[in-house]
Context: one part of a larger RNA
RNA sequence: CUGGGUUUAAAGGGUGCGUAGGCGGCCUGAUAAGUCAGAGGUGAAAGUCUGCGGCUUAACCGUAGAAUUGCCUUUGAUACUGUUGGGCUUGAGUCAGGUUGAGGUUGGCGGAAUGUGACAUGUAGCGGUGAAAUGCAUAGAUAUGUCAUAGAACACCGAUUGCGAAGGCAGCUGACUGGACCUGAACUGACGCUGAGGCACGAAAGCGUGGGGAGCGAACAGGAUUAGAUACCCUGGUAGUCCACGCCCUAAACGAUGCUCACUCAAUAUGCGAUCCGUAGGAUUGCGUGUCCAAGCGAAAGCGUUAAGUGAGCCACCUGGGGAGUACGUCGGCAACGAUGAAACUC
Numbered sequence: 001c002u003g004g005g006u007u008u009a010a011a012g013g014g015u016g017c018g019u020a021g022g023c024g025g026c027c028u029g030a031u032a033a034g035u036c037a038g039a040g041g042u043g044a045a046a047g048u049c050u051g052c053g054g055c056u057u058a059a060c061c062g063u064a065g066a067a068u069u070g071c072c073u074u075u076g077a078u079a080c081u082g083u084u085g086g087g088c089u090u091g092a093g094u095c096a097g098g099u100u101g102a103g104g105u106u107g108g109c110g111g112a113a114u115g116u117g118a119c120a121u122g123u124a125g126c127g128g129u130g131a132a133a134u135g136c137a138u139a140g141a142u143a144u145g146u147c148a149u150a151g152a153a154c155a156c157c158g159a160u161u162g163c164g165a166a167g168g169c170a171g172c173u174g175a176c177u178g179g180a181c182c183u184g185a186a187c188u189g190a191c192g193c194u195g196a197g198g199c200a201c202g203a204a205a206g207c208g209u210g211g212g213g214a215g216c217g218a219a220c221a222g223g224a225u226u227a228g229a230u231a232c233c234c235u236g237g238u239a240g241u242c243c244a245c246g247c248c249c250u251a252a253a254c255g256a257u258g259c260u261c262a263c264u265c266a267a268u269a270u271g272c273g274a275u276c277c278g279u280a281g282g283a284u285u286g287c288g289u290g291u292c293c294a295a296g297c298g299a300a301a302g303c304g305u306u307a308a309g310u311g312a313g314c315c316a317c318c319u320g321g322g323g324a325g326u327a328c329g330u331c332g333g334c335a336a337c338g339a340u341g342a343a344a345c346u347c
Base pairs, nucleotide, nucleotide: 004318005317006316007301008300012315014201015200016199017198021194022193023192025088026087027086028085029084030083031082033081034080035077036076037075038074039073040072041071042070049065050064051063052062053061054060091191092188093187094186095184096183097182098181099180100179103177104176105175106174107173108172109171110154114150115149116148117147118146119145120144121143125136126135162169163168206247207246208245209244210243211242215241216240220236221235222234223233258314259313260312261311262310263309267291268290269289270288271287272286273285274284275283276282277281296303297302320347321346322345329340330339331338332337
């Protein structure tokens, strides 16, 4: 170096866009760089290997051959790869018509609930628990009614539903905006796939500045429980949770399953389309989302056209447990910390 692997044993990057690179559809011409064949030159000798010979053998020595898998020159071959010219349409994209959805950003509006304030009615409790107490209440609480106000979240619909690259996205509505799918086959004519670095996005928590603050609620205080109780339970409650702008960049960021393409037995459910028919429906067809299973695969569990099957291309990653995602260095960050990432030693 090759050979083996990555759902759960070690191992798929959190996700996308994309640079270099790697790989790349069908037909045809040229070229001959790669590739293949022939010839020539060179590839020192010794050594190694094979044959024969010389010391009584052997070691040793002599001699001949092979090998030296390489490089250069030259003459050819042209299937494949490359380069270059021409053409094609099925890959990819564009266009026209239509459909779809909690996709995104930003405004406006709504009702329920909760808290608070005011007024009214009204009187002795309320609240909370396994039981209690702290707490609130005759300075009139709880409860009930009317009015006002604040912030946050959107019951039912709601689903094994849908959309998005992932994170994620749910009241109604306007504006702006991204995508996917279907039908047609009008246009371009390989424009493609992957993607080291790079760039962008990236839940929650956390950080900075300024707002906001109803409910909930780390920390904290008190009451209980208990042998103790720095907890579980209860009463309060600050950061935070919310908004704007700027950072942080991590998750069991999970399908623990990278992306793209091709091929491979059936059944069933469902979402969005198209076509046809004898139209509560059925048949055919396309894209998605689930379940079950043949072959096959797998250590098994299981996977099984949404593969973990059969193949191709490219990237990432793994190599016993602990030490350790630590130390040191470097890079990033306001910090918290993140990224990269060992060894001694030990079993």

The part of an RNA shown here (small-subunit ribosomal RNA, central domain) has 347 nucleotides and comes from an uncultured organism.
The RNAcentral record of the full RNA draws on ENA, Greengenes and SILVA.
The prediction has a mean pLDDT of 87.